């Protein structure tokens, strides 16, 4: 200098043909227990790294940047 691959919740992940974004684990209630742990029921909480483009409609196609990791020179 050119290439490839990741960036979605506090963390760790899916989201494989574009159609209002989800699992584990945490966290908050509330019920069992005298507590705690543990079970169960219920919710909080991300607009999907920044912008910009196509579409009726984008996490998803497309383009530039940005930040890591890799390969090559």
């Nucleotide at each position: 200098c050119g290439g490839g691959c990741u960036a979605u919740a506090g963390c760790g992940c899916a989201g494989u043909u574009g159609g209002u974004a989800g699992c584990g684990c945490g966290c908050u209630u509330g019920c069992a227990u005298g507590g705690g742990g543990u079970g169960c029921a219920a919710g909080a909480g991300g607009c999907c790294g920044u912008g910009a483009g196509u579409u009726c409609a984008a996490a998803u196609c497309u383009c530039a940047c940005u930040a890591g990791c890799c390969c090559g020179a």